About this RNA: This is a predicted structure of a 143-nucleotide RNA (c-di-AMP riboswitch aptamer (ydaO/yuaA leader)) from Cohnella sp. CIP 111063. The model forms 92% of the base pairs in the Rfam consensus. The RNAcentral record of the sequence draws on Rfam. The prediction has a mean pLDDT of 75.
[in-house]
RNA sequence: AGUUAUAACACGCUUAGUUUUCGGCGCUCGUCGUCGAAAAGCGGGGGAACCACUUUUGGGGCGAAUCGUUCGCAUAUCGAACGUAGGGAGACCAUCUUCCCGAGUCCGUCAGCUAACCUCGUCUGCGGAAGAUGGGUCUAUAU
Numbered sequence: 001a002g003u004u005a006u007a008a009c010a011c012g013c014u015u016a017g018u019u020u021u022c023g024g025c026g027c028u029c030g031u032c033g034u035c036g037a038a039a040a041g042c043g044g045g046g047g048a049a050c051c052a053c054u055u056u057u058g059g060g061g062c063g064a065a066u067c068g069u070u071c072g073c074a075u076a077u078c079g080a081a082c083g084u085a086g087g088g089a090g091a092c093c094a095u096c097u098u099c100c101c102g103a104g105u106c107c108g109u110c111a112g113c114u115a116a117c118c119u120c121g122u123c124u125g126c127g128g129a130a131g132a133u134g135g136g137u138c139u140a141u142a143u
Base pairs, nucleotide, nucleotide: 002009011127012126013125018040019039020038021037022036023035024034025033026032027030041122042121043120044119045118046117051112058110059107060106061105062104067083068082069081070080071079072078086101087100088099089098092135093134094133095132096131097130
């Protein structure tokens, strides 16, 4: 937390994933949408020396998303259940309780760290107060 419903926008949450400028197009003509370009901000990867590590048991990246036990089926794969490293939230902050997540995917035999340097991304998915304690902020009225 605008607004009864739908849509859009606004606001809020997850996330790095936001802001600005210029130009074209669109119509609901707006603090709008969409496409392209350029900046800023935020985030990721590659990449010396020194140090470190050991390559079929392949290895590595993004991410909170790892690991274990049991069952299905004798094993692996796969699936399920219960936990778990770790992570998130309820409209100011902190704490407690509570609730929830604990996935997926990419590279392709190859990458440790890493200054200079090079390079890439800026998505997606959601919503109508969960409660308490303490500390704050703002507004109005009165004195």